[in-house]
RNA sequence: GAGAAAGGCAAACCCGCCGAAAGGCGGUGGCGCAAAGCUACGGAUCUAAAACCGAAGAAGGUCAUGACCGCCGGGCUGCCGAA
Numbered sequence: 001g002a003g004a005a006a007g008g009c010a011a012a013c014c015c016g017c018c019g020a021a022a023g024g025c026g027g028u029g030g031c032g033c034a035a036a037g038c039u040a041c042g043g044a045u046c047u048a049a050a051a052c053c054g055a056a057g058a059a060g061g062u063c064a065u066g067a068c069c070g071c072c073g074g075g076c077u078g079c080c081g082a083a
């Protein structure tokens, strides 16, 4: 799911903490969500510490082993309720 009800989650902004960053956690908040519950398995995307390149250094560059499931797929699980 019924032009339902109950209950649930929580974007941006701001504050605190963690992290090199992306980002995460908590508070606030409520843009949205019927799997916006779980899972990085495939693709996409973001970041680039270490490493490597850079004649040594610097600037700069490459790179996921980092992140993201509220980007798209896959897998697993599941609350409430009439006819």
Stems, first nucleotide, its partner, number of pairs: 001080001008033002014027005031070001037076003041073003045067002051062003
Record summary: The RNA shown here (c-di-GMP-I riboswitch aptamer) has 83 nucleotides and comes from a marine sediment metagenome. Its Rfam family is "c-di-GMP-I riboswitch aptamer". Rfam's curators write: GEMM was predicted in a large-scale screen for bacterial structured RNA regulatory elements. Its mean pLDDT, the model's own confidence on a scale to 100, is 86.